The prediction has a mean pLDDT of 86. This is a predicted structure of a 350-nucleotide part of an RNA (small-subunit ribosomal RNA, central domain) from Candidatus Kaiserbacteria bacterium CG_4_8_14_3_um_filter_38_9.

Context: one part of a larger RNA
This record gives sequence, structure tokens and C1' cells, in this order.
RNA sequence: CUGGGCGUAAAGGGUGCGUAGGCGGUUAUAUUAGUCGGGUGUUAAAUCCUGGGGCUCAACCUCAGAAUCGCAUUCGAAACGGUAUAACUAGAAGUAGUCAGAGGCAAGCAGAACUCACGGUGUAGGGGUGAAAUCCGUUGAUAUCGUGGGGAAUACCAAAUGCGAAGGCAGCUUGCUGGGACUCACUUGACGCUGAGGCACGAAAGCGUGGGUAGCGAAGCGGAUUAGAUACCCGCGUAGUCCACGCCCUAAACGUUGUCUGUUGGUUUUAAGGAGUAUCGACCCUCUUUGAGACGAAGCUAACGCGUUAAACAGACCGCCUGGGUAGUACGAUCGCAAGAUUAAAACUC
Repeated sequence: CUGGGCGUAAAGGGUGCGUAGGCGGUUAUAUUAGUCGGGUGUUAAAUCCUGGGGCUCAACCUCAGAAUCGCAUUCGAAACGGUAUAACUAGAAGUAGUCAGAGGCAAGCAGAACUCACGGUGUAGGGGUGAAAUCCGUUGAUAUCGUGGGGAAUACCAAAUGCGAAGGCAGCUUGCUGGGACUCACUUGACGCUGAGGCACGAAAGCGUGGGUAGCGAAGCGGAUUAGAUACCCGCGUAGUCCACGCCCUAAACGUUGUCUGUUGGUUUUAAGGAGUAUCGACCCUCUUUGAGACGAAGCUAACGCGUUAAACAGACCGCCUGGGUAGUACGAUCGCAAGAUUAAAACUC
């Protein structure tokens, strides 16, 4: 390489958009560098294969023949594929009408809690723990009431919920805005799927500049514990956590399961629609579409388990794996302010 694989054994890219490329619905006609068939030439001999012969057999030797593949040339076929033309509507997209939603961005507002300041009441403790102590407090704390300021996060509703490509998204209102589902009719007429490179987004931590800082809190300091205690517990507390702009680009970025399409028994719950039946109306009930769960026929799986949201049965395209360690390291390159990220070996060793 052929082959075999990728939920948990090695292996799905963090996610999307999309270039090249690969693949591509139905009908008709034409065409033929793919495809299929035939002829001719070439494809040295030996070897291989088939049939025969010779060594007593065999290996071995020998004669004849065939086949396959490639290339060149020529004749033909037109199912498939390509190309061209014409058409179609089942894919795709759009229009219209409804619908749900923590989807995104910006602004404004609200209440609870916390903390700080000031004032009132009030007096000796408070706090903390396994027990304590550091710590706070007669310059009046803790507790309680009032006034004012501040920052961050939004109890209940709230879930097997919803939305988003993923990361992720939760107080309320307004503005701007993306996507999705359903319905019947209409429009375009294959406009599609995937996607190497590329581009964009991408939790937390971290970085730069400028703000902000209530609570929490790496580092740090102190008190305990302990043989020690660079910890676990306690008291403080800087960066950070928050905002704006710019970087970083990684995660157990997980459903550890790439995207898309088709096919294949069910039961049950739930979210958003539609139709029917029924009703004064809303439920209930029946059918149906899309999503989110549970259990399970067949089938699959090493087992666990998966099972119409497949890990079943098939197809298209991409990514990735090939014993363990060395090592996601070295070197080189690209990117980055840095931290580092990406790409990615070998010697040696078991």
C1' cells in the first nucleotide's frame, strides 16, 4: 500500500461559513477523451498456467499452446458516467400568514442581600472553631432603627423546560437584530451535499491601556493543627473577578459519538405548531409536523450498552488512528507584547 478501524481499547478537527476538489434528483434528444465489446500490432527468451513427452517416479529437463495486464491503432455499442440542448418538481431557496424562545447587541429602571459613611436607641461583649486563638470592641463594637453612597449578582417562577453552530445564554422594560418551527397556496427550477487550504466565532485563566472594586479571593501575612504543615480550619488580604477597547485561542471545548441524505416495529413523558371530533368556550380524545427525554422489537456491540435524536441498514464528503515510553517533547517554521499556541520527529529503551 491493500486492508481494518475511531462512545468507553489508539483514533471525530472546539464550532460554523465557505474556495479548490470529490459526489449529485426526474424526463427526452444529440454526442462520446470515461465505460463496455471486437480486430490488428507490440508485450525477447526463461519463469508462471494448461496439455503432451523424457530421465524406473518425483524434483528436474523438454515440446506445444493458452490466458491475463499494459501501450498503440482501428471498428462498434450507448445502459451507466461526462458534455450540450430542451423541459419537470419530489431536493434546495423564496413569498405570504401564524407561533415559541435565558438567541445576540445597546440603553434605562427595580427589589432583596451585602458593605461603607452619618445619625438615634443601647451596653459589654462580638466574631470564629472540633476546641481555640489571631481579629473587632468603652475613642462605644455586636444587636436594632433611620438617612445617604457603592459595586456585583438577579431568590421564588425553574424543569427530564427553552434558545443558540459551538463556546454559551436567566430580574423588568424599550429599541435594533440573527436563527428556527408550522400551515396551505404561490414563485424560482437542481440553484444541492461535503469541504483540503482560507475566513470568522470561540468558557475560564492570562496579557496591554484606561476605569472600577461591595462581596469573594490565587499570591502574601498572621492564628491554629501537626513530629513538621510551604496544606486542609480561622482572621486579614494583593492580583483577579466587573466595564471599555485590543490581544491570547486553549479545555474532561464531552453526547468523550464529524456533517448531510435515505430506509427500518413500538410504548410513554414533555415543548412549540397544525387538522379533525367535541364544546357556549377551554380541556379531554384522534391524527400529524418539528424539537427534548425515558424504556425498549429487530439489528448491532468484546462487553457495557446503542436502539427512528442509532452505536441498525446503506450512500456522499471531510478529519483522524496504526504497541508502550521518550513526547504532544526537541529542532525548524508560522503566530503572539509575553505566557505560550499550532505544526511535529528521532536516537535510545521495554

RNAcentral holds the full RNA, with entries from SILVA.